Record summary
The RNA shown here (Bacterial RNase P class A) has 393 nucleotides and comes from an Acidimicrobiia bacterium. The source organism's lineage runs through Bacteria, Bacillati, Actinomycetota and Acidimicrobiia. It is recorded under the gene name rnpB. The coordinates come from a structure-prediction model, not an experiment, and the mean pLDDT is 77.
[in-house]
RNA sequence: UGAGUCGGCCGGAUGGCCGCGUACGGACUUGAUCCGUCCGAGGAACGUCCGGACUCCACAGGGCAGGGUGCUGGGUAACUCCCAGUCGGGGUGACCUGCAGGAAAGUGCCACAGAGAACAGACCGCCGAUGGCGUCGACCGCAAGGCCGACGCACAGGUAAGGGUGAAACGGUGCGGUAAGAGCGCACCAGCGCCCGGGGUGACCCGGGCGGCUUGGUAAACCCCACCCGGAGCAAGGUUGAACAGGGGGAGGCCGGCCCGGCCGCAGAUACCCCCGGGUAGACCGCUGGAGCCGUCGGGUAACCGCCGGCCGAGAUGGAUGGCCAUCGCCGGCCGGGUCCGAGCAAUCGGGUCCGAUCGGAACAGAAUCCGGCGUACAGGCCGACUCACCAC
Numbered sequence: 001u002g003a004g005u006c007g008g009c010c011g012g013a014u015g016g017c018c019g020c021g022u023a024c025g026g027a028c029u030u031g032a033u034c035c036g037u038c039c040g041a042g043g044a045a046c047g048u049c050c051g052g053a054c055u056c057c058a059c060a061g062g063g064c065a066g067g068g069u070g071c072u073g074g075g076u077a078a079c080u081c082c083c084a085g086u087c088g089g090g091g092u093g094a095c096c097u098g099c100a101g102g103a104a105a106g107u108g109c110c111a112c113a114g115a116g117a118a119c120a121g122a123c124c125g126c127c128g129a130u131g132g133c134g135u136c137g138a139c140c141g142c143a144a145g146g147c148c149g150a151c152g153c154a155c156a157g158g159u160a161a162g163g164g165u166g167a168a169a170c171g172g173u174g175c176g177g178u179a180a181g182a183g184c185g186c187a188c189c190a191g192c193g194c195c196c197g198g199g200g201u202g203a204c205c206c207g208g209g210c211g212g213c214u215u216g217g218u219a220a221a222c223c224c225c226a227c228c229c230g231g232a233g234c235a236a237g238g239u240u241g242a243a244c245a246g247g248g249g250g251a252g253g254c255c256g257g258c259c260c261g262g263c264c265g266c267a268g269a270u271a272c273c274c275c276c277g278g279g280u281a282g283a284c285c286g287c288u289g290g291a292g293c294c295g296u297c298g299g300g301u302a303a304c305c306g307c308c309g310g311c312c313g314a315g316a317u318g319g320a321u322g323g324c325c326a327u328c329g330c331c332g333g334c335c336g337g338g339u340c341c342g343a344g345c346a347a348u349c350g351g352g353u354c355c356g357a358u359c360g361g362a363a364c365a366g367a368a369u370c371c372g373g374c375g376u377a378c379a380g381g382c383c384g385a386c387u388c389a390c391c392a393c
Base pairs, nucleotide, nucleotide: 001389002388003387004386005385006384007383008382009381010380012328013327014326015325016324017323018322020040021039023037024036025035026034027033028031042364046375047374049373050372051371052370053369054233055232056231057230066229067228068227069226070225071085072084073083074082075081086100087098088097089096090095101224102223106222107221108218109217110216123163124162125159126158127157130156131155132153133152134151135150136149137148139146140145171189172188173187174186175185176184190214192211193210194209195208196207197206198205199204237285238284239283240282247276248275249274250273252264253263254262255261292311293310294309295308297306298305299304330361331360332359333358335356336355337354338353339352340351341350342349343348
């Protein structure tokens, strides 16, 4: 200098005028009033996909069904989240990435192609030892025939080395072996299981030995194993409560657990009078001070945790948080000037950088009970760490 990887951060600033919402204070003409002061969206407030707090309902305990999670250790209120690691895959590398338990418990499935797709398979090819058939020859027999050998056929049959199909064809290479072949035998390698030693909290890693020689994939198929899970959600839920229209009661009470009994009180109306209850609109609470934010220090590789100090930063309910102007900053285009580099004899042209003027632009998106995550969207910009290539010293 070029190409890249990872992490963190910002998301215009200041002032003026007008407007909106809560709270507080004040004023009067006491109300949907006016004045003043404070505060007033985000990194994702979004999607509502997970996990919790909170509220109501249900609930002895245990089991079944159903759902979820799934390498190890840690963090957390909790999680399908985060951190650190292990193993697999990708990259020259920084680094990225994985729904990563069990397929020698069982069942199912494996398209197309192919002869054959799971304790497989004979299409081509190879062989044809053995049996069969044919020809020739030797021998035995009077003969029918028997028996032996050689050659041939490829009928039975053998063969998984080779070809071909496929994502996948039942370990790989070599030697032996065989009629041809084959873990059939052996050596080495790969893989699996078991045992031993060492390291690690653990997943797992390193080394050695033995064994039968080999047991395909799929569990985002059923299933098995381990662990976890009650339902609904702030329109939860609670307090109060008009107007209009319904409902219940207006004679009984006291002594007593009840009956009997006793005492006191009322007697008026199918009530226009009185009492009670449910409940709608509305009002209020829930409601925003909290697993809170900032800073020092300490523990931890980290996620995170702890001590101390400081701070208060929206609470609407048809739903406030906006608009305009000025100055500055940012980005882009065009123009002018300074400076540097390259090309060229030169005029000039191209590029970098700085200054000025002018025109334009500024994203994604907006609380609604509150938190922790994840995912997705985003103009433009800043900072840090690291990797690779080339050049110079």